[in-house]
RNA sequence: CUCUUAUCCAGAGUGGCGGAGGGACCGGCCCGACGAAGCCCGGCAACCGGUUCGCCCAUCGGCGGCGGACGCGGUGCCAAUUCCGACCCCGUCUGGGGGAAGAUGAGAG
Numbered sequence: 001c002u003c004u005u006a007u008c009c010a011g012a013g014u015g016g017c018g019g020a021g022g023g024a025c026c027g028g029c030c031c032g033a034c035g036a037a038g039c040c041c042g043g044c045a046a047c048c049g050g051u052u053c054g055c056c057c058a059u060c061g062g063c064g065g066c067g068g069a070c071g072c073g074g075u076g077c078c079a080a081u082u083c084c085g086a087c088c089c090c091g092u093c094u095g096g097g098g099g100a101a102g103a104u105g106a107g108a109g
Base pairs, nucleotide, nucleotide: 001109002108003107004106005105006104007103008102013041015040016039017038021031022030023029026085027084028083042078043077044076047074048073049072050070051069052068053067054066055065056064082101087098088097089096090095
C1' cells in the first nucleotide's frame, strides 16, 4: 500500500510543557490567546493477546464454542453522531434509510 471482516448516536482532565493552528479531502458550520497542533502525565473503552469464572460440546490430558469479570500486555480513543453534507431512494422542506469516502481493530497478501 491492497484485500477480507467487525465496529463507528455511549465514554474519557478546570493537569504540566508548548506556543497558532485544528476539525482527513471538497462545501459548510464550528473549535482556538478564557490557549490550537504536538509532547508528557492522567483518563475512557474492551478489538486482539493474557488471567479468571460459568455454561455447552467433547473427554478424562488438552483443544474448541458461547457468555461474564479483571484491565496485566498490544493497539485505539478522549468538542460537536465519523460535526453536518457531498451519490441514490423514500418523504417533504423538518426528517428517515442505504451507499461512497474515512477511521480503528483483527486477519491475509
SAM riboswitch aptamer (S box leader) from a Chloroflexota bacterium, 109 nucleotides, folded computationally.
It matches the Rfam family "SAM riboswitch aptamer (S box leader)". From the family's description: The SAM riboswitch is found upstream of a number of genes which code for proteins involved in methionine or cysteine biosynthesis in Gram-positive bacteria.
Lineage of the source: Bacteria > Bacillati > Chloroflexota.
The coordinates come from a structure-prediction model, not an experiment, and the mean pLDDT is 83.